[in-house]
RNA sequence: GUUGCUGGCCGAGCAGCCGCGGGGGAGGCCGGAGAGACAACCGGUCCCCUCGAGGAAAGUCCGGACACCGCAGGGCAGGGUGGUCGGGAAACCGACCCGGGGAAACCCGCGGGAAAGUGCCACAGAAACCAAACCGCCUAAGCGGCGGGACCGCACGUGAGUCCCGUCGCCGGCAAGGGUGAAAUGGUGCGGUAAGAGCGCACCAGCUGCGUGGCGACACGCAGGCUGGGCAAACCCCACCCGGUGCAAGGCCAAGCAGGGGCGAUGACGCUGCCCGCCGAGCCCCAGGUAGGCCGCAGGGUCCCGAGGGGCCCCGUCCGCACCGGCCGUUCGGCCAGGGCGGGCGAGAUAGAUGGCUGCUCUCGACAGAAUCCGGCUUACAGGCCAGCUACGGGG
Numbered sequence: 001g002u003u004g005c006u007g008g009c010c011g012a013g014c015a016g017c018c019g020c021g022g023g024g025g026a027g028g029c030c031g032g033a034g035a036g037a038c039a040a041c042c043g044g045u046c047c048c049c050u051c052g053a054g055g056a057a058a059g060u061c062c063g064g065a066c067a068c069c070g071c072a073g074g075g076c077a078g079g080g081u082g083g084u085c086g087g088g089a090a091a092c093c094g095a096c097c098c099g100g101g102g103a104a105a106c107c108c109g110c111g112g113g114a115a116a117g118u119g120c121c122a123c124a125g126a127a128a129c130c131a132a133a134c135c136g137c138c139u140a141a142g143c144g145g146c147g148g149g150a151c152c153g154c155a156c157g158u159g160a161g162u163c164c165c166g167u168c169g170c171c172g173g174c175a176a177g178g179g180u181g182a183a184a185u186g187g188u189g190c191g192g193u194a195a196g197a198g199c200g201c202a203c204c205a206g207c208u209g210c211g212u213g214g215c216g217a218c219a220c221g222c223a224g225g226c227u228g229g230g231c232a233a234a235c236c237c238c239a240c241c242c243g244g245u246g247c248a249a250g251g252c253c254a255a256g257c258a259g260g261g262g263c264g265a266u267g268a269c270g271c272u273g274c275c276c277g278c279c280g281a282g283c284c285c286c287a288g289g290u291a292g293g294c295c296g297c298a299g300g301g302u303c304c305c306g307a308g309g310g311g312c313c314c315c316g317u318c319c320g321c322a323c324c325g326g327c328c329g330u331u332c333g334g335c336c337a338g339g340g341c342g343g344g345c346g347a348g349a350u351a352g353a354u355g356g357c358u359g360c361u362c363u364c365g366a367c368a369g370a371a372u373c374c375g376g377c378u379u380a381c382a383g384g385c386c387a388g389c390u391a392c393g394g395g396g
Base pairs, nucleotide, nucleotide: 001392002391004389005388006387007386008385009384010383012361013360014359015358016357017356018355020052021051022050023049024048025047027046028045029044030043031042032041054367058378059377061376062375063374064373065372066246067245068244069243078242079241080240081239082238083096084095085094086093087092097111098109099108100107101106112237113236117235118234119231120230121229134178135177136174137173138172142170143169144168145167146166147165148164149163150162151161152159153158154157186204187203188202189201190200191199207224208223209222210221211220212219213218250295251294252293253292259286260285261284262283263282270278271277299314300313301312302311303310304309305308315346316345317344318343319342320341321340323339324338325336326335327334328333329332362365
């Protein structure tokens, strides 16, 4: 330098103007507010300051917090998870083991048990689990037919018989080979045999036992007998775990109408704290709760109280200061916001804000937008940056 692999980060930038949602603020205006006026308060608006989507906010697939409902305890049923070790509240993650892929870095994996039992293995095939043989191989042992030969007998060309060879068949033996299939009862080779076969042997694979190493999954070595198909994402067995519904959860306040109770023309209520007086038909209380409003609801931790907030610390970000530090030049000053100090802020809507336009620059801009929060998983993504590693080549 090229190549690939892995991990992390960014997700156009700057300026001006306009607009939207939250918070804060001195003041002005409007409303609550009554015939009129007004302190304080509440709400709105103008102005100013400040904050305002993501790495996935997404899918809503897991786990949890939180809320309400249910619940003595135990069991059955049902569901989930499943190598080992470690982390974690759990989901999940990391490392390792095992299996597979790659030359390597590295990547992939719905990973307990098939010798408890049941079930299934389509089609094809003889046979799919326990026995069996379609083609084929064999005739050593047994039986028969035919042909040939030898022996034996004699009447000399014949056969009641015996034996051998060949061939065919029966009874048998085999599972080597062919064929079927996703899968056929360990594989390859040599020996062996009538032909074969773990029948014997060597190597490999598997199982069992022992030893060594490792926390462990497991690996390696030795010995033995050669062996027992696959599927548990089929039922099942083993171990562990598991209540339901979700912020439209849920909590608080609560108009009006309707409801219940009480008082009231023997004058309530109101003016008005009391008496008088005036007025003249309603008034007061209660419960549930609708409209509506508030909380839940906003960086993290901790402490305090009067329970609404406040103090302190940490994190992030913005502004200010030149104390430390750094740089520059001549005493002395200038510049830089890394540390320090001071100050501000930390999305929180409820029809749901986070945007638009213009100008400049660049590598011409992808996937996409909160809705209770947190931890994960998965999926989508234009392009760019950084680090480590692998292989190859080159240089010192």